RNA sequence: GCCGAUAUAGUUCAGUGGCAGAACAAUGCUUUCGUAAAGCAUAGACGCGGGUUCGAUUCCCGCCUUCGGCUCCA
Numbered sequence: 001g002c003c004g005a006u007a008u009a010g011u012u013c014a015g016u017g018g019c020a021g022a023a024c025a026a027u028g029c030u031u032u033c034g035u036a037a038a039g040c041a042u043a044g045a046c047g048c049g050g051g052u053u054c055g056a057u058u059c060c061c062g063c064c065u066u067c068g069g070c071u072c073c074a
Stems, first nucleotide, its partner, number of pairs: 001070005010024004018054001026042005047063005
């Protein structure tokens, strides 16, 4: 340099053109003499910039991140 993949919550992952979910973690409450466990509840995220669309996390383009492969000619 070329090709492919990846990016969603604190972490690990789903997801789909029409309000973005789970598990674990966090916080609060209940229970207990107390802790743990258990139960209930709460908060929390679509890499950046454009485009298409009535509507984009999803489709298209560019950039950047991370990973893998190829080349090493200049």
Molecule: transfer RNA
Organism: Candidatus Doudnabacteria bacterium RIFCSPHIGHO2_01_FULL_49_9